[in-house]
Molecule: Bacterial RNase P class A
Organism: Isoptericola sp. FBCC-B20944
RNA sequence: CGAGUCGGUCGGACGGUCGCGUCACCGCUUCGGCGGUGCCGAGGAACGUCCGGGCUCCGAAGGGCGAGGUGGUGGCUAACAGCCACCCGGGGUGACCCGCGGGACAGUGCCACAGAGAACAGACCGCCCGCACGCCUCGGCGUGCGGGUCAGGGUGAAACGGUGGUGUAAGAGACCACCAGCACGGCCGGUGACGGUCGUGGCUCGGUAAACCCCACCUGGAGCAAGGUCAGACAGGCUGUGCCAGAGGGCUGCCCGCCCGAUUCUCCUCGCGAGAAGCACAGCCGGGUAGACCGCUCGAGCCCUGCGGCAACGCAGGGCCUAGAUGGAUGACCGUCACCCGUGCCGGGGCAACCGGGCACGGGGACAGAACCCGGCGUACAGACCGACUCGUCCG
Numbered sequence: 001c002g003a004g005u006c007g008g009u010c011g012g013a014c015g016g017u018c019g020c021g022u023c024a025c026c027g028c029u030u031c032g033g034c035g036g037u038g039c040c041g042a043g044g045a046a047c048g049u050c051c052g053g054g055c056u057c058c059g060a061a062g063g064g065c066g067a068g069g070u071g072g073u074g075g076c077u078a079a080c081a082g083c084c085a086c087c088c089g090g091g092g093u094g095a096c097c098c099g100c101g102g103g104a105c106a107g108u109g110c111c112a113c114a115g116a117g118a119a120c121a122g123a124c125c126g127c128c129c130g131c132a133c134g135c136c137u138c139g140g141c142g143u144g145c146g147g148g149u150c151a152g153g154g155u156g157a158a159a160c161g162g163u164g165g166u167g168u169a170a171g172a173g174a175c176c177a178c179c180a181g182c183a184c185g186g187c188c189g190g191u192g193a194c195g196g197u198c199g200u201g202g203c204u205c206g207g208u209a210a211a212c213c214c215c216a217c218c219u220g221g222a223g224c225a226a227g228g229u230c231a232g233a234c235a236g237g238c239u240g241u242g243c244c245a246g247a248g249g250g251c252u253g254c255c256c257g258c259c260c261g262a263u264u265c266u267c268c269u270c271g272c273g274a275g276a277a278g279c280a281c282a283g284c285c286g287g288g289u290a291g292a293c294c295g296c297u298c299g300a301g302c303c304c305u306g307c308g309g310c311a312a313c314g315c316a317g318g319g320c321c322u323a324g325a326u327g328g329a330u331g332a333c334c335g336u337c338a339c340c341c342g343u344g345c346c347g348g349g350g351c352a353a354c355c356g357g358g359c360a361c362g363g364g365g366a367c368a369g370a371a372c373c374c375g376g377c378g379u380a381c382a383g384a385c386c387g388a389c390u391c392g393u394c395c396g
Base pairs, nucleotide, nucleotide: 001392002391003390004389005388006387007386008385009384010383012337013336014335015334016333017332018331020041021040023038024037025036026035027034028033043367047378048377050376051375052374053373054372055223056222057221058220062256063255064254065253067219068218069217070216071215072086073085074084075083076082087101088099089098090097091096102214103213107212108211109208110207111206124153125152126149127148128147129146130145131144132143133142134141135140161179162178163177164176165175166174180204182201183200184199185198186197187196188195189194227294228293229292230291236285237284238283239282240281241280242279243278248260249259250258251257263277264276265275266274267273268271301320302319303318304317305316306315307314308313339364340363341362342361343360344359345358346357347355348354
């Protein structure tokens, strides 16, 4: 200098004019508000609402089955599908990156097309043996049938270990040596996933679990329109079932279990009767409100320093207060400076690449905006800057 990998920071600054919202103070007021001053006033993603929690209510949450979720190991955390470190597999020369990474010798299912055959496989061609027929230069050759064979060809993403030999009619882990892989056992290292090494065994076992399924662990439901207080408005009616052993409701899929749960009167032919009112539940029709306040922003909070830890993170000390709108505020314009792009001129340079040099003119500034609050993930983004590392080339 070129090419690249990983991580982090920022997301224009200052001034002026006008405007908006909460709060505090002052003044005026017809008590509805109005005016003035001051403080504060969006983001790295406020976004998507995909996970996890806090908080609130439902009965503070029972057992079994089911359903859903998670899935290498160890740690961090309030928790997680997050983060950190490591292991295994794959990719890259490398920095480094990727993995929806439990189980396929518990069982079941599936494996398109091509191919003879796709799972305790398979004779299409070929090879070998036998028989029959034909030809013949009597060595053989061709055709058909029966059998043997998976070494070779061909198909495929995948064809039931690889190489060499023994063996055989031809062959084959049929047998042997080495290699690869699997299972079991021992020893060593590691908290562990796992790694290393030695021995034995049968000689070889396909893939798929984001197919059912099995294993381990986790999960009650609904959500700030949660929920509470105050004020205001209105209109209730009808039907069915049940009422002292139960209609129905709750524990939010099912069962068990538990809990909650509505009664009096009158009449008679006194019964397993009838009626009335009331209550409970369900359904249908109809009516009213959607105002104010609390919840609401001080919180697993932010910044700095030190210590422990490889790190995520934790602990200690000090400092700071930083939006709370509810038809929903946080903006617009102008000027100066900085930044980026284009053009032109000047300058630097082994005057060639080039310059992270200067000046002038013109243009540009993204993605997007709180709504109960946090921790993550994912996605969008004009551009600017910083750090660590790798590979290549050249020079000293």